[in-house]
RNA sequence: ACCGAUCAAGGGCACACCUGACCGAAAGGCAGGGUCGCAAAGCCAUGGACCGGGCUUCUCCCGCAGCCAAGGGAACGAACCCGGUUUGGAGGGCUGCCGAA
Repeated sequence: ACCGAUCAAGGGCACACCUGACCGAAAGGCAGGGUCGCAAAGCCAUGGACCGGGCUUCUCCCGCAGCCAAGGGAACGAACCCGGUUUGGAGGGCUGCCGAA
């Protein structure tokens, strides 16, 4: 120096939930408590989930005696675009602590 990691010591984080005459339109965040758990539960977002807005391709409605089309309308839903939030389900990228036999 390398291998080793069931173990030791010292630290770190903090789900659910609770509290706040704290922030945000929302998703959510922050602070305090809590401690299920975590060896990456550190960081990242191009993947996932979510919120808001737009658009009007799908869709839906009117249109028609009826069916379709032209034309008009809607925006709950899908797609797409923009902005935001989150990632502690799984996955991806980057980095990384201790060290006995």
Predicted 3D model of a 101-nucleotide RNA (c-di-GMP-I riboswitch aptamer) from a Nitrospirota bacterium. The coordinates come from a structure-prediction model, not an experiment, and the mean pLDDT is 78. The sequence was found by an Rfam model in a public genome assembly.